Model confidence (mean pLDDT): 81 of 100. A computed fold for a 74-nucleotide RNA from a bacterium, annotated as transfer RNA. It matches the Rfam family "tRNA". Rfam classes the family as a transfer RNA. The sequence was found in a public genome assembly.
RNA sequence: GGGCCCUUAGCUCAGUUGGUUAGAGCGUCCGGCUGAUAACCGGGAGGUCAUUGGUUCGAAUCCAAUAGGGCCCA
Numbered sequence: 001g002g003g004c005c006c007u008u009a010g011c012u013c014a015g016u017u018g019g020u021u022a023g024a025g026c027g028u029c030c031g032g033c034u035g036a037u038a039a040c041c042g043g044g045a046g047g048u049c050a051u052u053g054g055u056u057c058g059a060a061u062c063c064a065a066u067a068g069g070g071c072c073c074a
Stems, first nucleotide, its partner, number of pairs: 001073007010026004019057001028044005050066005
């Protein structure tokens, strides 16, 4: 210098051939159960879907640039 891949909740990930709800497990908070704790059961909070711009009636999902991370070639 060139190419490819990844970036969604505190953590690990699903959702991608655009459409009416953005989810799961773990964690966390509240309650139940217990003499108490753990386990178990019920419920809640938490995300501008890396950033910016574009296409579209509509974008986590398509396009471009940028940022961070990984791999390969030179």